[in-house]
Molecule: transfer RNA
Organism: Candidatus Jacksonbacteria bacterium RIFOXYA2_FULL_43_12
RNA sequence: GGGCACAUAGCUCAGCUGGUUAGAGCGCGUCACUGAUAAUGACGAGGUCCGAGGUUCGACUCCUCGUGUGCCCACCA
Numbered sequence: 001g002g003g004c005a006c007a008u009a010g011c012u013c014a015g016c017u018g019g020u021u022a023g024a025g026c027g028c029g030u031c032a033c034u035g036a037u038a039a040u041g042a043c044g045a046g047g048u049c050c051g052a053g054g055u056u057c058g059a060c061u062c063c064u065c066g067u068g069u070g071c072c073c074a075c076c077a
Base pairs, nucleotide, nucleotide: 001073002072003071004070005069006068007067010026011025012024013023019057028044029043030042031041032040050066051065052064053063054062
């Protein structure tokens, strides 16, 4: 330098061909249970979906540019 993939909750991830309120597990908080923990159950908090534009009536989803991460190839030494 070229190519590909990924970026969604604190962590690991889902979200099918654009459409109703953005989700799961773990973790966290409160309560129940217990002599007290753990486990279990109930309830809850937590996200402007990496950034900026574009297309569209409508974008987490499509397009462009950028940023970051990973992988492959090439080049230099």